[in-house]
Bacterial large signal recognition particle RNA from a Bacillota bacterium, 264 nucleotides, folded computationally. The sequence was found by an Rfam model in a public genome assembly. Rfam family: Bacterial large signal recognition particle RNA. Rfam describes the family as follows. The signal recognition particle (SRP) is a universally conserved ribonucleoprotein involved in the co-translational targeting of proteins to membranes. The model forms 94% of the base pairs in the Rfam consensus.
RNA sequence: CCGUGCUAGACGGGGAGGUAGCGGUGCCCUGCACCCGCAAUCCGCUCCAGCGGGGUUGAAUCCCGGCCCGAGGCGCCUCCGCUUGGGGGCUGCCCGUCCCACGGAGCGAGGAGGGCUCGGUCCCGCGCGACGGCUCCUUUCGAACCCCGUCAGGCCCGGAAGGGAGCAGCGGUAAGGAAGAAGAGCCGGGUGCCGCGGGGACGCCGGGCCAGAGCCACCGGAGGCGGUACCGCCCGGGCGGUGUCGUCGACGGCCGGUGCACGG
Numbered sequence: 001c002c003g004u005g006c007u008a009g010a011c012g013g014g015g016a017g018g019u020a021g022c023g024g025u026g027c028c029c030u031g032c033a034c035c036c037g038c039a040a041u042c043c044g045c046u047c048c049a050g051c052g053g054g055g056u057u058g059a060a061u062c063c064c065g066g067c068c069c070g071a072g073g074c075g076c077c078u079c080c081g082c083u084u085g086g087g088g089g090c091u092g093c094c095c096g097u098c099c100c101a102c103g104g105a106g107c108g109a110g111g112a113g114g115g116c117u118c119g120g121u122c123c124c125g126c127g128c129g130a131c132g133g134c135u136c137c138u139u140u141c142g143a144a145c146c147c148c149g150u151c152a153g154g155c156c157c158g159g160a161a162g163g164g165a166g167c168a169g170c171g172g173u174a175a176g177g178a179a180g181a182a183g184a185g186c187c188g189g190g191u192g193c194c195g196c197g198g199g200g201a202c203g204c205c206g207g208g209c210c211a212g213a214g215c216c217a218c219c220g221g222a223g224g225c226g227g228u229a230c231c232g233c234c235c236g237g238g239c240g241g242u243g244u245c246g247u248c249g250a251c252g253g254c255c256g257g258u259g260c261a262c263g264g
Base pairs, nucleotide, nucleotide: 001264002263003262004261005260006259009057010056011055012030013029014028015027020046021045022044023043024042034054035053036052037051038050063257064256065255066254067253068252072248073247074246075245077243079241080240081239082238083237084236085235086234087233090232092231094227095226096225097224098223100221102220103219104218106215107214114210115209116208117207118206119205120204121203122199123198124197125196126195127194128192129191131188132187133186134185135184136183137180138179139178140177141176147172148171149170150169155164156163157162
């Protein structure tokens, strides 16, 4: 150096979770890597590794070590967004109230605000008017008989002349009913651009006089007090994302390491 047969090893690894810890089952990443049985209120083990059974390969692409790259996972922190619970201490948002009068608007020498005075608004009484009610008044209707007048016919008295009562009809009237333009009296009040007298209140409105430059708080603004908790803000929880750091790390790359026996 070649050949044959073996052995260690390998036939996937990793992250989170879980666990006293480790490995596995389930999830995820990598990427393709034998088979069967077991396993989540779980299975196995007590340490270098799932346990039990079977199979393949086997000294290097394949096994082992170191370094690099780095999929992906996890942790702390910062920041951002969403969401949720709480607070009112907070400058705020919002609401109420008081105050100032800085800016704007408005009023003001055709006189602001103020003072004095008179009146109105308010109350009581009276007059007048209007309206309404009642009565008077006027007209009309209004009685089978027991109202009136006139009483046909008929009736009564009388010898007669004549006299009498009286129904219907006609005319009228009583009680009562109805209507009514105007008029008279009495009464009423959510009555009046009306008049007279008295009272009251000092609030509002107006006139006159005095005097002469401010007034107002509508909008913006400043301040005080109070309320509220939608938003802001603060404290805490959750989810997602950005970034730094830490940690584990597959696949891959580079460098190195690792047998035994026999024969030629």